[in-house]
RNA sequence: AUUAAACGCUAGCGGCAAGCUUAACACAUGCAAGUCGUGCGUCAUUUUGUUUUAUGAGCGGCGGACGGGUGAGUAAUAUAUGGGUAUCUACCCGAAGAAUUGGGAUAACUAUUGGAAACGAUAGCUAAUACCAUAUAAUCUCUAUGGAGUAAAGUGGGGGAUUAUUUAAAAGAUAACCUCAUGUCUUCGGAUGAGUUCAUACGAGAUUAGCUAGUAGGUGAAGUAAAGGUUUACCUAGGCAACAAUCUCUAGCUGAUCUGAGAGGAUGGUCAGCCACACUGGGACUGAGACACGGCCCAGACUCCUACGGGAGGCAGCAGUGGGGAAUAUUGCACAAUGGGCGAAAGCCUGAUGCAGCUAUGCCGCGUGUAUGAAGAAGGCCUUAGGGUUGUAAAGUACUUUCAGUCGUGAAGAAGAUUUUAUUGAUAAUACCAAUAAUUUUUGACGUUAGCGAAAGAAGAAGCACCGGCUAACUCCGUGCCAGCAGCCGCGGUAAUACGGAGGGUGCAAGCGUUAAUCGGAAUUACUGGGCGUAAAGGGCGCGUAGGUUGUUAAUUAAGUUGAUUGUGAAAUCCCUAGGCUUAACCUAGGAACUGCAUUCAAUACUAAUUUACUAGAGUUUUGUAGAGGAAGGUAGAAUUCCAUGUGUAGCGGUGAAAUGCGUAGAUAUAUGGAGGAAUACCAGUGGCGAAGGCGACCUUCUGGACAAUUACUGACGCUGAUGCGCGAAAGCGUGGGGAGCAAACAGGAUUAGAUACCCUGGUAGUCCAUGCUGUAAACUAUGUCAAUUUGGAGGUUGUUAAUUAUUAAUGGCUUCCGUAGCAAACGCGUUAAAUUGACCGCCCGGGGAGUACGGCCGCAAGGUUAAAACUCAAAUGAAUUGACGGGGGCCCGCACAAGCGGUGGAGCAUGUGGUUUAAUUCGAUGCAACGCGAAAAACCUUACCUACUCUUGACAUCCAAAGUAAUAAAUAGAGAUAUUUAUGUGCCUUAGGGAACUUUGAGACAGGUGCUGCAUGGCUGUCGUCAGCUCGUGUUGUGAAAUGUUGGGUUAAGUCCCGCAACGAGCGCAACCCUUUUCCUUUGUUGCCAACGAGUAAAGUCGGGAACUCAAAGGAUACUGCCGGCGAAAAACCGGAGGAAGGUGAGGACGACGUCAAGUCAUCAUGGCCCUUACGAGUAGGGCUACACACGUGCUACAAUGGCGUAUACAAAGGGAGGCUACCCAGUAAUGGCAAGCAGAACUCAAAAAGUACGUCAAAGUUCGGAUUGGAGUCUGCAAUUCGACUCCAUGAAGUCGGAAUCGCUAGUAAUCGCGAAUCAGCAUGUCGCGGUGAAUACGUUCUCGGGCCUUGUACACACCGCCCGUCACACCAUGGAAGUGAGUUGCAAAAGAAGCAGGUAUGUUUAACCGUUUAGGAAAACACCUACCACUUUGUGAUUCAUGACUGGGGUGAAGUCGUAACAAGGUAACCGUAGGGGAACCUGCG
Repeated sequence: AUUAAACGCUAGCGGCAAGCUUAACACAUGCAAGUCGUGCGUCAUUUUGUUUUAUGAGCGGCGGACGGGUGAGUAAUAUAUGGGUAUCUACCCGAAGAAUUGGGAUAACUAUUGGAAACGAUAGCUAAUACCAUAUAAUCUCUAUGGAGUAAAGUGGGGGAUUAUUUAAAAGAUAACCUCAUGUCUUCGGAUGAGUUCAUACGAGAUUAGCUAGUAGGUGAAGUAAAGGUUUACCUAGGCAACAAUCUCUAGCUGAUCUGAGAGGAUGGUCAGCCACACUGGGACUGAGACACGGCCCAGACUCCUACGGGAGGCAGCAGUGGGGAAUAUUGCACAAUGGGCGAAAGCCUGAUGCAGCUAUGCCGCGUGUAUGAAGAAGGCCUUAGGGUUGUAAAGUACUUUCAGUCGUGAAGAAGAUUUUAUUGAUAAUACCAAUAAUUUUUGACGUUAGCGAAAGAAGAAGCACCGGCUAACUCCGUGCCAGCAGCCGCGGUAAUACGGAGGGUGCAAGCGUUAAUCGGAAUUACUGGGCGUAAAGGGCGCGUAGGUUGUUAAUUAAGUUGAUUGUGAAAUCCCUAGGCUUAACCUAGGAACUGCAUUCAAUACUAAUUUACUAGAGUUUUGUAGAGGAAGGUAGAAUUCCAUGUGUAGCGGUGAAAUGCGUAGAUAUAUGGAGGAAUACCAGUGGCGAAGGCGACCUUCUGGACAAUUACUGACGCUGAUGCGCGAAAGCGUGGGGAGCAAACAGGAUUAGAUACCCUGGUAGUCCAUGCUGUAAACUAUGUCAAUUUGGAGGUUGUUAAUUAUUAAUGGCUUCCGUAGCAAACGCGUUAAAUUGACCGCCCGGGGAGUACGGCCGCAAGGUUAAAACUCAAAUGAAUUGACGGGGGCCCGCACAAGCGGUGGAGCAUGUGGUUUAAUUCGAUGCAACGCGAAAAACCUUACCUACUCUUGACAUCCAAAGUAAUAAAUAGAGAUAUUUAUGUGCCUUAGGGAACUUUGAGACAGGUGCUGCAUGGCUGUCGUCAGCUCGUGUUGUGAAAUGUUGGGUUAAGUCCCGCAACGAGCGCAACCCUUUUCCUUUGUUGCCAACGAGUAAAGUCGGGAACUCAAAGGAUACUGCCGGCGAAAAACCGGAGGAAGGUGAGGACGACGUCAAGUCAUCAUGGCCCUUACGAGUAGGGCUACACACGUGCUACAAUGGCGUAUACAAAGGGAGGCUACCCAGUAAUGGCAAGCAGAACUCAAAAAGUACGUCAAAGUUCGGAUUGGAGUCUGCAAUUCGACUCCAUGAAGUCGGAAUCGCUAGUAAUCGCGAAUCAGCAUGUCGCGGUGAAUACGUUCUCGGGCCUUGUACACACCGCCCGUCACACCAUGGAAGUGAGUUGCAAAAGAAGCAGGUAUGUUUAACCGUUUAGGAAAACACCUACCACUUUGUGAUUCAUGACUGGGGUGAAGUCGUAACAAGGUAACCGUAGGGGAACCUGCG
C1' cells in the first nucleotide's frame, strides 16, 4: 500500500459497487422452458347456423446442447499464443433446380380390464408438414469409366374471365387456373458455430531413475463427419528419458487483480473468454449439435410414499431451510427496458435480465452549524500556592438552513405495437402482402423516483485509537515483580510520562482500532543486483565423458542478431484526451498501449554452420640439467634390546619427592662374541621433488614428470568438467608372516577429598612386510582449475649465454620475505593477488535441533555418502577497540620479602565484640577499611531500652481570645511527677492611646518522634593511596569504537627532568609556597639570663647593675646539584669530593587528582517519601546498658639477677590552674584532713621526673619474682557509692618459669625502654592525645609472599576470575525417531464377477401393417429371446505407498535458586583442536597421524 475479510467500540444522509473463501454437506415449499390451431384429427363449450371463435389433453414441428450455477476432478484429451486441415454445421444469407403417383398404420377417442399408487393391458375407429413405397435425377455419391444409386409437404391470403364438383334450385362453398406469402426437397457457395492436429509457454519433489506390449512403426481391413493403433489380423523391435521420462503431492487456465522505480513476487472473488462437472459410478438413445443440471437406462448410497405387491426423487438455477463456520442477504416486484425460445403475427414463456429489500463490506461525496463573545465565569485537573490549563471553548448576542423530517410540484428511461389514410414496390389486378409518411388508441416494475419549490427551527446528527523509544502527543492519583501491559526493545520489587483511572494532548473521522493474509522495505535467492582466506560457503587430489566455452585468414549460407512489412494480440481493465450524472466515485466515446507470437523482404559486423588457409595456443622431435618423484632387488654402519662368557660388588632404576620394578640365584657398570627387528645421526637449509596424500643411509635395474637451449614437424588438436574412473595420512578390518624399540587396552606404584588422569614401573593389540578392504583428517595456503594484464626491492635454488678465472652481467623455471597502486568489515593480500578481466566447475543463505532421523547407495564390520522436519531462541558469528584478569612475559617500587630488634598467640586482669541470657541487657559499626570503634568518661542525669505511675495544643515554636502582673514562701498527700490549700506581691518602658516580657485557661491550625528507608538524598568520613597517576583543546591517523599526545632511549621519590617522535600546548595531581624543628644574624630585655664590675649570704642572680651568653618572640639569612672530579649522548641525571650547622625532597607535619567500593553515617546536623498523633509524643521513680558456660580482637602486669627490695643522690620537656592549682606548717602508717601564704601565671602552684648513679641485700626458688583473688579497716567525691566509683592500710598470695600452628610493628634520635602532662571530668584512665629522658641492631639483595605502577601478550571475561562455562544424574513439560502390531486411505499386478448398453453372431424358439407374392402358403426384412466380445458396481489373493495410533524405548529441546565433578576460555593450571581406535559415573582420558 492492499483485501470477497472477520471481531470490538461507535454510528446522521446519499451515490456507485460487492456479498457461503467453510460441507461438490443434506434439502421442506414455490418458481427457474416452453411455444405453434397459418401442420393434424377429435372432444367440450359458445353461436339460429352447413360456418365462426376460444381452449384442455393428444399426434406432429421447433426449442429443452442456449441462458443460469459450481470449481469436485484435471499438471494436460485443460488453458494461452501462433499455425495446419483429413471434416461437419439446425436456424440465417446468396445461387441453380425440384416438389409425380400411391399406400398401410397409430395416439387421441370408445369399450372391457389390472393396480393403493405410479402406470398400464386387450379389442376397435381416425388424421397429418407423422411413416412407407413409387416416379423423376445432377454441378451429388460410388465406379472396374461400361454404368449404378439417391429426394420432397404442404399450409394461409387474394382474384377476375372461363371450366369442373356440390345442391332440387339459388345463394354460397370447393377445386382447376392466376398470383402473393410461408414452408418442403436436392446441390453449390457464404456466414456462424463446432471437431481434429502441431509448436512453444504454463506448479513442486531426484529421499521418485528408469518407464513402455497396442507399447513405437509398417501392411490389409473395420470404424468415424473427419487424419490417426482409434480398433483388429499379421510383420518388425522399437518408442520415451538427466533439456527430467515414470511416479507422488498440489492446482481449474487466461484476460487480468494487488504490490513494486523497474525486473519481479503473490493472487485468479466480482466482470469477460475457454475448460470441466451436475447425488456417486457406468452407458448409450434422440438430434445439426449431448453421451445431455431441471431427458432416458442400469448399479450404488441416501431421502420420501405405500394398501408391503411396488413406486418416486436429485437447488454446484432464483429465493429459502437445516448443518458446518470467525463469516456472507428477500421463500420481494416486473417482463416497462435489454436479450433469448416458439409463432406469419397479435402474443405467450423467461428467478436471464431490469429493479427494489438487507449489510458502514469497500470506494466516493455531504453534514453535525457560522460570526462575535474575557468577568479569561463556574466546574474539573495541576501547582513552586503566585498561578497555570481546559479556553473563545461555554453562556450571552447576531445570523444561516445544506442534509434529515413535513407539505406540494414533477422530468428522462418509450423504441415500438394498434386503427385509418396516402404513396411506392410486387401483380393481370385499384384484392392481398411489404415498405415509407401522416394519423388514432395505447405500453413504466422501479415510484411517495431524480429534480424543483414552501414554512418552521441550531433545531435531529461524533466517535475510536494512541501519548517510554521506533512514532505525532505529559502530568496527577491508585497499585507495589502484585494486578497487569507488550509489534520489537522492554515496563511493574513505594516517588511507574510503559499497569488501572482522571485531567490534558496527538492522530484519523461515520468511522476508528485489533486479528488474519499478500507485496514492499529485503541487494534477506542478487536477470537487473550478492557472496565463499578468518563471518555460512573451494569438492582431499587428479584423469576424463556429456555439456559449456574457445586463436588468426578468406569464402558461402542466413539459424541467432538487426531493420522494415503484413496478420494477430477479443471486449472490459491500466494510461491519455474529451463527454455525462450539481462534484467525486461511477459511466460513455475516441486514441494510445497490450513490451508477445507468426509472416514476408532486406542487412551480414559479431556468434553459429560448411569449406579454405595460417602459426603466436597446444603437442611432437634433438641435446642436456637438477632432484628424499615412483617400483623392485641387494648392501652398510651407529644405537636399543636379548643371549653366551669374562672382570667386578651392592646397589641399580625412577621422581617434584617416592614407591612399584630389577639385583648376593651377582644386577647396574665394563669387555668380547653372537642373534634379531626397526629406523637411517651429522650433511639438513622459510633446501629439493611430487597432482594431492606424501618422499630422507648407500648401490643396481626399470620408470613418471619438470626445466633450459636448439632445429624441424602437426596445424586449434585448446580450457573447464555434472555423472563416472583412479589415487588418497593416521587409525581400523580380513588372511599369512614378523615382532628389537615404542605403546591404546590392562596391571601395579604414586599424587589426590576422590584420580577410572597427568608422573613412574611393566605391558597386549598395533606399529613392520605381503595381499585385499576401508575412503576419512584443522586431507590447511582454512585461498578450485586455466589464460591474459598490471610500479618495485632483498634473498634462496636450478639451467643457459657473454667476458680469461675469481666474479659480474643478461636471460628462463621454481621458491622465501618486504612492499606501490588497487582491493578488503577489519586483520591483511599485494606479478606465486585476496588487484584488473575472461572461461568452466563446486559450494553458501540466522543460531540450535543436525551432518542427526527416515529412505537409498557403498562397506566384512567400524562406519561412510546423500540428507530433512517438528520444536526452540533473538540472537549465534567475524575482525578490531578500551578495560579487567592470567598458576603469561619484561621493567620498577613499598618494613612486601629477606637481614635484624621487640611483641601478639600460652597466664592473670582491663577493655571492646560475638554468642547466650534477660522485663530490658537501647542503637549503630562487621575482611583489609568493625571489635580501648561512635563513647574526650553509663552510680542518678546522660538514656535513646525495660517496669510502674501520670499528661494530651502537649516538655519545646508561632498565631488568636480571655484572665492574671511576673514571682516568692510555707503546709498537707504521694516513690515522685503532680494535686490541693494558705500567705506576700500591683513590677518595666511610654508620646499616657498603649507596648514588651512572663503565667494560667480555652479553641484549633499545629507541635513532637534517637520511628522506617544511608538502596531516595545533602553534608561529612573511610579506603585503594601521598600510589603517580587522571584528563582536555587544537592538529593528525582510522569507516568506526578509538588512537596519538601519555609510547620509545635514559633518569627520578615523582607523567621528575632530558633527548627523540605527528604532534603542539594546557588543566587536576607531583614538587614548591604554609607550620614545627636544625645554624647564624638583627631588634627588644621582664616575670627569663649573669660574662665583666660592685654589694651580699650558711648557701642562693639575693641585690646594685649589665644586654655579652642562654632563653623568649618578631623579622631576616642559609642549601641551589651552586663549586670540583668522574661517568653519561657536549643532555637530563648519577657517583665521589670540597666547603658547610645542615647535602642532594635536611627531619617531621598539614595538604589526598579523576575515580572505585549502591563502603559508613536518616542516632551529630539537614532533608524527600512513608508511618504514629489520649501515642512510636511528654513527665516521674526504680531497674538496665556493668548479666556470663564460652569464642575472638586490642591492651596492661608479669614470669625475674641487664632483676626485686632498701637507703642516698642527679638531670627534662610540654602542659593545666579561680565553684581552680594549692606552697609552708600541723595531724594521721597512709589515702587524706586541718590551718593558710601565693597565683588569672616565663613570677605562685600542680611538681616528686623516672629509668640513671652510688652503697647494701636477696642467689635461682613459684622465690624478698609475680601480683590476681578474698577478708577486715578506712579516705575522698557526690542528694546518693547495694546493684555499680576511685584510692589507702593490714592480712591473703592464684595463674604464670618466655608461650603450638600462625601472626604484628619498626630503617634513626627510629625500635626498645623510662617517666611527665592534658582533654573528658563532682568522682572514676591499663584507653586516647601530647611531652621529653636513655638509646640500639640490620638491610647481601629482589628468587619467592602481599600490594601497587608502566609496557607487552592471550582471552569464549565486561556484574569484568568471587568471571565465564561443560557433561552425566534427578524432577516437570513439549515436539520427534524406533517398535510386536492395529486401523484407515490411495494404488500396481493376477484373477473372479458381469447390470444396463452398443457391436457382432444365430435363424433353434416367439412375433410382425407398409415391399414381393395367385394378398393363400410363403419370401425379404425386422422385433423379442438366446449366444459371444467389451465393461461399471462388487469380490479374492499378493505387493507398493501415505496417514493415524501403539506397551516399551532412543536421543533432542525448554524450565530463578537440585546432585556430582571442573572438561573448555589465561601456558585454564597435562596447550587446544581434527580424524580414528580403545577405555571410563560424567564432563573426558590415552594411543597413532
The RNA shown here (small-subunit ribosomal RNA) has 1489 nucleotides and comes from an uncultured bacterium.
The prediction has a mean pLDDT of 85.
The sequence is in RNAcentral, with records from ENA and SILVA.
Rfam family: Bacterial small subunit ribosomal RNA.